Description
Predicted 3D model of a 78-nucleotide RNA (c-di-GMP-I-UAU riboswitch aptamer) from a Desulfuromonadales bacterium. The model forms 95% of the base pairs in the Rfam consensus. Its Rfam family is "c-di-GMP-I-UAU riboswitch aptamer". Gene Ontology term of the family: cyclic-di-GMP binding. For this family Rfam cites "Bioinformatic analysis of riboswitch structures uncovers variant classes with altered ligand specificity" (Weinberg et al., Proc Natl Acad Sci U S A, 2017). Its Rfam clan is "c-di-GMP_I riboswitch clan". The coordinates come from a structure-prediction model, not an experiment, and the mean pLDDT is 88. NCBI's taxonomy places the organism under Bacteria, Pseudomonadati, Thermodesulfobacteriota, Desulfuromonadia, Desulfuromonadales.
């Protein structure tokens, strides 16, 4: 540093409910915990969904879909 055992400090929130915004995909607040060592953060290639189109093209969503960028808590073996 790479890796991910313990233990210990700390986080974060799936599905569903309710309240708002959007044309939608959704996304925000509260409740809620399914789980998560980056389930912290970035749309860069992919994937998917969404609007508009006859098609193309163009515009958006998803980081808890996959890779990939960057920063982070402890501190075994290797």
């Nucleotide at each position: 540093u790479u890796c991910g055992a313990a233990a210990a400090a700390a986080g974060c929130a799936a599905a569903c409910u309710g309240g708002g915004g959007g044309u939608a995909a959704u996304c925000u607040c509260a409740g809620g915990a399914c789980g998560c060592a980056a389930a912290g953060c970035c749309a860069c290639g992919g994937a998917u969904c969404c609007c508009c189109u006859a098609a193309a093209a163009g515009g958006g969503a998803u980081a808890g879909c996959c890779g990939g960028g960057u920063u982070g808590c402890c501190g075994a073996a290797g």